Small-subunit ribosomal RNA, central domain from a metagenome, 350 nucleotides, folded computationally.

Context: one part of a larger RNA
This record gives sequence, structure tokens and C1' cells, in this order.
RNA sequence: CUGGGCGUAAAGAGAGUGUAGGCGGGAUGGUCAGUCAGUGGUGAAAACUUACGGCUCAACCGUAAGCGUGCUUCUGAUACUGCCAUUCUUGAGUACGGAAGGGGGAAGCGGAAUUCCUGGUGUAGCGGUGAAAUGCGUAGAUAUCAGGAAGAACACCAGUAGCGUAGGCGGCUUCCUGGUCCGUAACUGACGCUGAGACUCGAAAGCGUGGGGAGCAAACAGGAUUAGAUACCCUGGUAGUCCACGCCGUAAACGAUGGGCACUAGGUGUUGGAGGUUUCGACCCCUUCAGUGCCGAAGCAAACGCAUUAAGUGCCCCGCCUGGGGAGUACGGUCGCAAGGCUGAAACUC
Repeated sequence: CUGGGCGUAAAGAGAGUGUAGGCGGGAUGGUCAGUCAGUGGUGAAAACUUACGGCUCAACCGUAAGCGUGCUUCUGAUACUGCCAUUCUUGAGUACGGAAGGGGGAAGCGGAAUUCCUGGUGUAGCGGUGAAAUGCGUAGAUAUCAGGAAGAACACCAGUAGCGUAGGCGGCUUCCUGGUCCGUAACUGACGCUGAGACUCGAAAGCGUGGGGAGCAAACAGGAUUAGAUACCCUGGUAGUCCACGCCGUAAACGAUGGGCACUAGGUGUUGGAGGUUUCGACCCCUUCAGUGCCGAAGCAAACGCAUUAAGUGCCCCGCCUGGGGAGUACGGUCGCAAGGCUGAAACUC
């Protein structure tokens, strides 16, 4: 390489949009490029295989046939694929009628708590721990009452509940805005799937400029602990955490499980719809579609386990793996303000 694989052994890209490409529903007709059959030409010799023969055998040599997997001419076949034309509605989309939602952006508002400030009451402690101490407090703290200020986060509701492609999203109201589901079957008529590159989004931390700063808190300081204690515990505390704009582009970015379509026992819960049954009505019950959990048949699996939300059975497309260390390192390239990211070896060694 072929092959075999990718939940946990090496391996699914963090996610999406989409270019090229690959692949692609039903019917009719045409074409005959692929495909298939036959035919002619070519496919050097040697080699190789088989048969026979020549050296006393063999190696070796000779003759004949095969082989030469391919390319090509002509003739024919037309199921499948391609191409052309016409057509269909089930894939896909549109329209219309409904539905749910922490989906996104902006503005405004609210209460609880915390800290600080002012004033009242009040007096010797408070705080903290395993125990303490640092710390705070007679310049009146802690506690308590009233008033004020600020910033950040939204208890209960809250739920293997919901929404979003992923990251993620939670007080309330308004405005702007994306997607999804169900029903009808009116419209388009294969318009589809995937997707190398590319582009966009992308937690936290970090970076740039400007603001903000209550609480928390890397660094740092002090107190303890300890043999030591550059820690765990305590008292403080700066970046940061927050906002605007611009970068960064990573993660146990996880379901450690790429996307699409189809098929393959059930049971039970739950969310959103539709239909039926029933009723005064709401429920209950039955059916069905979409989601989200649990348990399980066949099957799969090294086992664990998965099991209509597949890790089962198939098809299409992409990404990735190929012993451990060296190493996600070096070098080069490229991106970045930097930190660093992406791409990504070898020697050597076991």
C1' cells in the first nucleotide's frame, strides 16, 4: 500500500454556512459515452507457464502453444449508469392556519442581599479557627434602627423541563429579530445529500484603548500549621471578574459517539402540537407527528455496554487513525500587538 478501523484501546474537525468535487426519487422516448458480446490490428525478443525434444541426468538449450491482464478498428446488444427531451409528486421548498420556548440584540424598570457613608440607640468587645494569631474596636467597633450611595448577580418558581448548529441562554416590561414544531395539501416540480479549500460563529482565561469597581479574588503582604510550608486554614489585597469597541481562537469545546436517508420487538415517564372517543365542561382514555429521559427483544460488542435519540442492518459524502517515548517538540511556512495558535517532522531509544 491493500486492508481494518475511529463511545472507553490510536482515531469524529468546537460548531455552522457553503464553492469545487463526489453521490442522488418515479415514468416515457431518444442517444449509445460508460458497460456487455463478437471481430480485425497491435501487444519486439528474452523471461514466465505447459507440452514435446537436445546435451548419459540436471542446470542449461531448442521447438510449439499459452501468456502478453492493455490500447485500438469495425459490427451488434440497450437492462443499468451517463447525456438530451418530455413528464410526475412521494424527496426538498413555498403558501395559508395554529403552537411552545432562559433563541439573539437594544432600552427601561424592580426587590432581596453585600459593602461604604451620615445620623440615632448602646458598650467592650468583634472577627476568625481544629486551636489560635495577624486584623478591626474606647478617636466608640460588633449588634440594632432610620436615611443615602454604588456595583454585581437575579433566591423561590426550577423540572434527566424548554430554546439554540455549537459555544451557550434564567428577575420583570417594551421594541427589533432568527429558527423550530403541528395541521391543510393550494403552489413550485428533484430545486436534493455531503462538502476539499474558503468564510462566519465560537466558554473561560489573556491582550489593546477608554470607562467602571460592591462582592469575590490569581499575584502579593501578614498570621498560623509544619522538620520545612514559596501550599492546604485565617486576616488583608492588586490585576481580573462588569461595560463599550477591537483582538485572541483555545477546552474533559464531551454523548469523549461527523452529517444525511431508509429499514429493524416492545414497555414506561415527560414537553409541544393534531385527530378521535366521551362529557354540561375540564380531565381520563385511544391514535398520530416532533422532541427529551429510563428499561429492555433481536442484533452488535474485547468487555463495559448500545439497543427506532443504535454503538443494529444498509447506501452516500466528509474528517481522522496506523506501537510507546522523543513531541504536539524542532525547523520552515502562516496567523497574532503579545501570550501564543494552526500546520508538523527526524535522530535517538524501548
It matches the Rfam family "Bacterial small subunit ribosomal RNA". Rfam links the family to the GO terms ribosome and structural constituent of ribosome.